[in-house]
This record gives sequence, C1' cells and structure tokens, in this order.
RNA sequence: UCAGAUGGCCGGGUGACCGCGGGCGAGCAAUCGUUCGAGGAAAGUCCGGGCUCCACGGAAAGACGGUGCCGGAUAACGUCCGGCGGGGGCGACCCCAGGGAUAGCGCAACAGAAAUCAAACCGCCUACGUCCUUCGGGGCCGGCAAGGUUGAAAUGGUGCGGUAAGAGCGCACCGCGUUCCUGGCAACAGGAGCGGCUAGGCAAGCCCCACCGGGAGCAAGACCAAAUAGGGACGGCACGUAGGCUUUUUCGGCCAGCCGUCCGGGUCGGUCGCGCGAGGCAUGGUGCGAACCAUGUCCCAGAGGAAUGGUCACCCCUUCAGCAAUGAAGGACAGAACCCGGCUUACAGGCCAUCUGAUUUU
Repeated sequence: UCAGAUGGCCGGGUGACCGCGGGCGAGCAAUCGUUCGAGGAAAGUCCGGGCUCCACGGAAAGACGGUGCCGGAUAACGUCCGGCGGGGGCGACCCCAGGGAUAGCGCAACAGAAAUCAAACCGCCUACGUCCUUCGGGGCCGGCAAGGUUGAAAUGGUGCGGUAAGAGCGCACCGCGUUCCUGGCAACAGGAGCGGCUAGGCAAGCCCCACCGGGAGCAAGACCAAAUAGGGACGGCACGUAGGCUUUUUCGGCCAGCCGUCCGGGUCGGUCGCGCGAGGCAUGGUGCGAACCAUGUCCCAGAGGAAUGGUCACCCCUUCAGCAAUGAAGGACAGAACCCGGCUUACAGGCCAUCUGAUUUU
C1' cells in the first nucleotide's frame, strides 16, 4: 500500500428568527416567563420478565406446548459469555435444532442384483465332486464378493500375507465398540488392554428421556360520577276487585298501581395507573468474559388518534454540470404511547480500536 476479519461508535454541525406539546411559576383572563421534548432500531410483536385482573386447597400425575453438548451470567429467556465436539477458510476468524437408533413402531421415491430375516446383474475361480474330450480344454453342480454398474446411503479403510479365486481368513496401522487408568467441576481429551466388526441411516417421522410452562392482557385494572332503563328500602295515596298466588268457595293475607325520599346502579365525562427505573454516566475493584460489587453524580418525552417542526446564514457530506472558479439539487432507515431484557429485520455515508494475509521499502 492492497485485500480482508472482529468489536465498538456517530447518524449532519453552529447561530438567529418563527411555531408546537408537557411540567413549574406569574396573571381574573388573554397571555407571559422558565425548563424539558424520539430511536439505535421507537419497527416486527418473535421469545423472556415486571405490573394488573381472573381462576385455583397445597402438591403431584396425565394431556398439550416448548427447550435440548458442558459450565457460567441473569429477575428470566429460545438471550449472552467461556469451553467441548463437528464443518469451512492459507490465516485473523466464521458456521452448526449438537440428548437418545441394544425401549418400541415406522420410513428410504427413482435407480439398482441388493435399502437390512437377506441377496448376486456383469464379473472372478475350476482346487474339490461329476460328465464330455480332438487332452488344449469345455459343460454341470459349485465356490467368491476383489473389481464394475445404481444410489443421498451398499455391511469397516489402506497395505502385506494368504488362496483355485477370494474373504478380518491372518497380521500391522487407522476407524468402530468396550473395560480400565490419567487430566478436567463437566462436555470431553489422551493412554493402555480386549473384541475381528457383531451393533448401517433418518428422531426439523411417531416416540423415549430430562427440564420448563395456569389464563388473559394498560382497551390490564382502580377511583369519582350528570342522565336513562332496570333494582332495593321506607313513607304516603288509592282500597274500586278487572288479574295472579294462597288445592276449591267465602272471608282474610300477599303481589301487582301512582307519588316522594334515600340507597344503589355506572353511560357520557373526569382522575389515577403513567414515568426514580432489574435507570444513565464516571471512577475504582473482582472476573478470560458475559457480568457483578462499591463510591460519586445526573433526572432524561409522556398526552388525546394528534406535539417533537419550519425558514435563513455559514460550514460538512453526496449527486449532477463545468477546464476551472463556481453553480444547482439534496441529507440513510425510520418515528414513542404501560415498562424493561433480548432476538430479528431496515439503514446513505463516515469514524475508531485490535488482528490476519500478500506485496514493497528501509
């Protein structure tokens, strides 16, 4: 210098004027003053929690849903950190739903001889048995699975020996399984012995195992409370019997009617929930780290569906035009509404730190 990797940050700046919303103060009021006023994602609403109401005797089991290597962080998580194993990259580094296939069931299209009780299309062999023979050999019965063919996948791999040809048939190394030892909290790693390989794949198929999970959501919910309907209590009026109940009839009783007062109801509306919080920043400490602890400091939108903006000047950046001076146009994604921790997605342009590879110069 070029090409990359990882982590973090910014998201036009300054000033003037005008305007909008919340709080506080002043004012009878109009209004004035002062202060604060979007984001890293406020988004998707995908996880986890706080908070609220409902349900529930505690708890457990089943069903259903979710999570799934190990250890840690955390209020919690499917998040994060550090490891392990596997894969990719020359490397910095990146990626992985990564428990169980000797509990059981199931599946494997097409192709292929064969997709798991097994089997042999091409091929290899003629030692053994048998037949023929022109004595070279050939046929049958057989032996084999090395090589070829199919497939995503073919019953360990390479080499040597062995054999008629072959084959873990034998041996060495590798792989696999298993027992023990060592290291590690663990996942796991290393080593030694044994086993000739028996026990193939799929659990983002059912399933098994372990762990987690009650439901709904700020339109949660609480309070105040005009009006109307319906309800209750008391009092008053009516007292006529048309009605209902009292098994039928009479009497009697109760209900049913109207008015008033009170209770209650909870619509319109209003208030709260609602901004001091798992809070931000700085310093110090512990830890590889996620993070935690201590001290100091700061208060930082909250309404309604509605505010959070505009103009001008200078500067910055981008694009276009131009030889140039300069001119013109423009400023990423997007935008709170109960809050917090994550994940995911969108994002013009720029900055910083650490690291890797290549090349050049000294």